[in-house]
Order: sequence, then structure tokens, then C1' cells
RNA sequence: GGGCCAGUAGUUCAGUUUGGGAGAACGCUUCAUUCGCAUUGAAGAGGUCAGGGGUUCGAUUCCCCUCUGGUCCA
Repeated sequence: GGGCCAGUAGUUCAGUUUGGGAGAACGCUUCAUUCGCAUUGAAGAGGUCAGGGGUUCGAUUCCCCUCUGGUCCA
């Protein structure tokens, strides 16, 4: 320098069938339960879907560029 893969909540990830509601588990907060803790149950908070641009009525999803990490070739 070139090819491929990945980037989504604090953490691990799903979601993309050419597109319309942003989610799960764990963690965190509050409440109930308990003499108290743990467990269990209920509720809640937490997101620039890596960044920018484009297409579209509408983009996590499609197209282009850039950044970061991994891997292969040279």
C1' cells in the first nucleotide's frame, strides 16, 4: 500500500430478508419481600446505532469518504 471482517446502553451482543416501533441479558437506581443482607418480584434511568456526506417522504439498514480494532497478502 491492497483485500476481508467488526464498531449499536456501563459490559457482552441481537436486530439489516434494499428501509418505517432502537431491543435482550448482565450491571445501576428505587420499591416490595426480610430483624438485616442475599435471593426473588415489580418499576425506572441509561443510546450522536464510530464520524461526515449522499439517495429517499423516511436510513442502524442502501451508496461514498474518513477513523479505530482484528485478520490476510505484499
Molecule: transfer RNA
Organism: Pseudomonadota bacterium